This is a predicted structure of a 393-nucleotide RNA (Bacterial RNase P class A) from a Saprospiraceae bacterium.
The coordinates come from a structure-prediction model, not an experiment, and the mean pLDDT is 75.
Rfam family: Bacterial RNase P class A. Rfam describes the family as follows. Ribonuclease P (RNase P) is a ubiquitous endoribonuclease, found in archaea, bacteria and eukarya as well as chloroplasts and mitochondria. Rfam classes the family as a ribozyme.
Of the family's consensus pairs, 96% are formed in the model.
[in-house]
């Protein structure tokens, strides 16, 4: 100095001149309202998507119980999370080692949907001789009828655990040594995943993000939630269903998304007639039809799990301590518009290589209860860490 990968901040400035929102001061005018001057402030890194946790409001007891959903290595940060740190494992990959070989050991970068296949139930197309087992080439023996065999080849993601030596008619855990995997186990180091050394067994497999199995966790809605005030009108209509019973309890109903149990709460009252069995009929309490009126204001709505510095703890995420700031709040939804300079990118031309001239362009994109993440789109800057090549010293 190029590429390449992480990681973090900014994202057009600067005057001027009109206009808009909020919100303080004076004035004018005034029942209310409004006008005028001036001063402060006025759209993101994602404001989107509506995925995920929350705050915060409501639900008549929120309780268990399926159902449903999520999440899965430790440990940790946090209001919480499916998020973030750190660590662990497994895989893959540069560089240097050991080694006959199969593997194996350091430093580094990388992914990771990482709980179980020995509870069950499926799947492994096609190719291949064969994919809960077998022999297609080959090899070896032969009475030429076969008869061994899996070391070689050959399909394939994947084919009797690997490599080496010895054996054998050819071969093969048949045998030996040495490793690799899974389970068990001791000792040592670590909070823990797990890691070091040992020792015993075994030794075809692979798939669970969406059949399952284990384990942990989850009330539900959702700012058009909700609360208050004003205005106003007609339910004097129509079906149903309950209105028993007396110690207790039963029946109608309502009980936040779904279901069943439980617990709670509502009503459970009176007349009249009788053939004494009952039956009308008002009344409440609830489902439901039909109808009928009203759309205004006010809060919710911006003082916080907030923003900055600064010191201390921590490998870190992020904590404590101290000091400072108040930085949009609208409600059909303001936060602009023109003009002049600049900057930065992109092209083209000249250059004395310092630079200078034209001609384009500035992306993705606008708060709407709010806050932490995740995920999407995005011109271009600048700063760091790390690998790789090169050149200098």
């Nucleotide at each position: 100095g190029u590429c390449g990968c992480c990681g973090g901040c900014c994202u057009c400035c600067c005057u001027g001149u009109c206009g808009c929102c909020u919100u303080c001061g004076c004035c004018c005018u005034u029942u209310c309202a409004g006008g005028g001057c001036g001063g402060u402030g006025g759209a993101g890194g994602a404001a989107a998507g509506u995925c995920c946790g929350g705050a915060c409001a409501a639900c008549g007891c929120a309780g268990g119980g399926c159902g449903c959903c999520a999440c899965a290595c430790c440990a940790g940060c946090u209001a919480a999370c499916g998020g973030c740190u750190g660590g662990g494992g497994u895989c893959c990959u540069g560089c240097c080692g050991c080694g006959a070989a199969g593997g194996u050991g350091g430093c580094g970068g990388g992914a990771u949907a990482c709980a179980g296949a020995a509870a069950g139930g499926g799947u492994c197309a096609c190719a291949g001789a064969a994919a809960c087992a077998u022999a297609c080439c080959g090899c070896c023996c032969u009475c030429c009828g076969g008869g061994g065999u899996a070391a070689g080849g050959g399909u394939g993601a994947a084919a009797u655990c690997g490599u080496g030596c010895g054996g054998u008619a050819a071969g093969a855990g048949c045998g030996c040594a040495c490793g690799c995997u899974u389970u068990c186990u001791g000792u040592c180091g670590g909070c823990a995943a797990c890691g070091a050394c040992g020792g015993a067994a075994a030794g075809g497999g692979a798939u669970a993000a969406a059949c399952c199995u284990u384990g942990u966790g989850g009330g539900u809605u959702g700012a058009a939630a909700u609360g208050c005030c004003a205005u106003g009108u007609a339910c004097a209509u129509c079906c149903c269903g309950g209105u028993c019973a007396a110690c207790a309890g039963g029946c109608a109903g309502a009980u936040u998304g779904g279901c069943c149990c439980g617990g709670u709460c509502u009503g459970u009252u009176c007349c009249g007639c009788u053939c004494c069995g009952g039956c009308g009929g008002a009344g409440c309490c609830g489902g439901g039809a039909g109808g009928g009126g009203u759309a205004g204001g006010c809060a919710g709505a911006u003082a916080c799990a907030u923003c900055c510095c600064g010191u201390c703890u921590g490998c870190g995420a992020a904590g404590a301590c101290g000091g400072g700031a108040g930085c949009a709040g609208a409600u059909a939804a303001a936060u602009g518009a023109c003009a002049g300079g600049g900057c930065g990118c992109c092209g083209g031309a000249c250059u004395u290589c310092g630079g200078u001239c034209c001609g384009g362009u500035g992306a993705c994109a606008g708060a709407a209860u709010c806050c932490g993440g995740c995920u999407u789109a995005u011109c271009g800057g600048c700063c760091g860490g790390c690998g790789a090549c090169a050149a200098u010293u």